[in-house]
RNA sequence: GAAAUAUAAAAAGCGCCAGAACUUAGAAAAGUUGACGAGGAAUGGAGAGAAUCGAAGAUUCGGCGGAUACUCCAUAGGGGGUUACACCCUGAUAAAUCUUACAAAUCUAUUGGGUGACCAAUAGGACAAAGCAGAUUUACGUAACAAU
Numbered sequence: 001g002a003a004a005u006a007u008a009a010a011a012a013g014c015g016c017c018a019g020a021a022c023u024u025a026g027a028a029a030a031g032u033u034g035a036c037g038a039g040g041a042a043u044g045g046a047g048a049g050a051a052u053c054g055a056a057g058a059u060u061c062g063g064c065g066g067a068u069a070c071u072c073c074a075u076a077g078g079g080g081g082u083u084a085c086a087c088c089c090u091g092a093u094a095a096a097u098c099u100u101a102c103a104a105a106u107c108u109a110u111u112g113g114g115u116g117a118c119c120a121a122u123a124g125g126a127c128a129a130a131g132c133a134g135a136u137u138u139a140c141g142u143a144a145c146a147a148u
Base pairs, nucleotide, nucleotide: 014065015064016063017062019061020033021032022031023030024029036054037053038052042075043074044073045072046071047070077090078089079088080087081145082144083143084142085141093139094138095137096136097135098134099133107124108123109122110121111120112119113118
């Protein structure tokens, strides 16, 4: 110095870099960039190249890994006038329609670090969509009961 092992901490537009671009350098080589927020979890297990929404726009390109998403199974929970269930659906029970809120970067100005590409921070002014939630309508098995 490299590899392996063990332990601890940390993240979810999260982490990393060998393609690419850029910088310094005569070359070798070294370094820099490589996703802006919103949203998102019943528990356990398994699966699968591809996990929602907009903002910005120049690599936010490309690659690898992961992630509360997706599919299936199990357990309970919830919905179907009430009760029960071996029926159906499912995490809002499903579908349709309507209503409804909020952001950060980009930008501008300034400061600090670096030879540089760039990095970090402060102040100012804004601008979303999906979603959550609410309302209306429709659908929904068997038995008993109830209501009309």
RNAcentral holds the sequence, with entries from Rfam. The RNA shown here (glmS glucosamine-6-phosphate activated ribozyme aptamer) has 148 nucleotides and comes from Cetobacterium sp. 2A. Its mean pLDDT, the model's own confidence on a scale to 100, is 76. Its Rfam family is "glmS glucosamine-6-phosphate activated ribozyme aptamer". About the family: This entry contains a glucosamine-6-phosphate activated ribozyme that is found in the mRNA for GlmS. GlmS is an enzyme that uses fructose-6-phosphate and glutamine to generate glucosamine-6-phosphate.